Description
This is a predicted structure of a 158-nucleotide RNA (SAM riboswitch aptamer (S box leader)) from Streptomyces sp. MS191. Model confidence (mean pLDDT): 77 of 100. Rfam family: SAM riboswitch aptamer (S box leader). On this family, see Lu et al., J Mol Biol 2010: "SAM recognition and conformational switching mechanism in the Bacillus subtilis yitJ S box/SAM-I riboswitch". Lineage of the source: Bacteria > Actinomycetota > Kitasatosporales > Streptomycetaceae > Streptomyces. The RNAcentral record of the sequence draws on Rfam.
[in-house]
RNA sequence: CGCUCAUCCAGAGGGGCAGAGGGAAACGGCCCGUUGAAGCCCCGGCAACCCUCCAGCCGGUCUCGUCCGCAGUCGUCGCACUGCGCCCCGCGAGGCUCCCGGCUAGGGAAGGUGCCAAAUCCGUCUCAUGGCGACGUCCGCCAUGAGAAAGAUGAGGA
Numbered sequence: 001c002g003c004u005c006a007u008c009c010a011g012a013g014g015g016g017c018a019g020a021g022g023g024a025a026a027c028g029g030c031c032c033g034u035u036g037a038a039g040c041c042c043c044g045g046c047a048a049c050c051c052u053c054c055a056g057c058c059g060g061u062c063u064c065g066u067c068c069g070c071a072g073u074c075g076u077c078g079c080a081c082u083g084c085g086c087c088c089c090g091c092g093a094g095g096c097u098c099c100c101g102g103c104u105a106g107g108g109a110a111g112g113u114g115c116c117a118a119a120u121c122c123g124u125c126u127c128a129u130g131g132c133g134a135c136g137u138c139c140g141c142c143a144u145g146a147g148a149a150a151g152a153u154g155a156g157g158a
Stems, first nucleotide, its partner, number of pairs: 001157001003156006013043005021032003026124004044116003049112002051108003055104006062094005068085006074078001120150001125147009
């Protein structure tokens, strides 16, 4: 940064300074806060995105055979035998030995971030379903569910 992807109902707080706000923004709701908010500092912790270990699977890949190509051999001239084959392609079998990537499950935590009230506190926009407004359409309200938007964090990209 109007970029991409993943995650966001789990988890984890004490102290010091400070002194009135805070929960991203607007509105509504609901909360937190002088038993001390924001902010700053110290210590502690959580988690596992980056990182790392192990197992399994898949793909690339590797090996062998076949096919194919080339060369040679023969009292036998056969799609016979022998040898070689960089790359590509087809088929079959095998290997996880080495390397790379992906997925799944599990473990670790030194470092880079992040985080440590409430689901990202909840709603707002769209759709679906149900209920209410006597009934139907429309509309409004409420509830539930799905999605979007916005935001946060990480990893990457420009």